[in-house]
Glycine riboswitch aptamer from Proteiniborus ethanoligenes, 86 nucleotides, folded computationally. Taxonomically the source falls in Proteiniborus (Bacteria, Bacillati, Bacillota, Eubacteriales). Of the family's consensus pairs, 89% are formed in the model.

Order: sequence, then structure tokens, then C1' cells
RNA sequence: UGGAACUCUGAAGAGUCUGAAUAAUCAGCACCGAAGGAGAAAUGUAUUAUAAUACAGAAACUCUCAGGUUAUAGAACAGAGGAAUA
Repeated sequence: UGGAACUCUGAAGAGUCUGAAUAAUCAGCACCGAAGGAGAAAUGUAUUAUAAUACAGAAACUCUCAGGUUAUAGAACAGAGGAAUA
């Protein structure tokens, strides 16, 4: 100088769908993106026959594997605390 876990507060979106089941759940169709996960731009580096190839390369963008679609819970991110630790 920076600052994790954790705590408190705020926090969006999409079916109270259909069937079975006491419920959790399972199957089907339709949806959401802000747990997690994945993709890659400008550019840089290397090889080299100077055009290609390979590697690196971000997100709240994109994908929807996972997760979610009344409420509760969860929830990226933000504010406050915190202080492991580098």
C1' cells in the first nucleotide's frame, strides 16, 4: 500500500404450466440470467516460405451445461464492518 473468508443491509429476471405422486421429487413443453461454468475482441508474443498457424487475452457481452421460473430460500453486484493474509 492492497485486502480474502465471514456478518449486516439493499438486490433483477422468467410458468403458482401439464401429468403422476401425501410432499420432497420425476417426466414433458415453454421461458430467465445476476450462484457456478463455458466462449472469445482489440492487442501482444512465437514460428516462418511474410501469408498463415499456435499461445496468451475482459465483462453485467454471448451460450444456457448447471442453476432458477408464487412466496420463502438463493442471488452477481453495491454500501458498511471485518481483518486472514500478500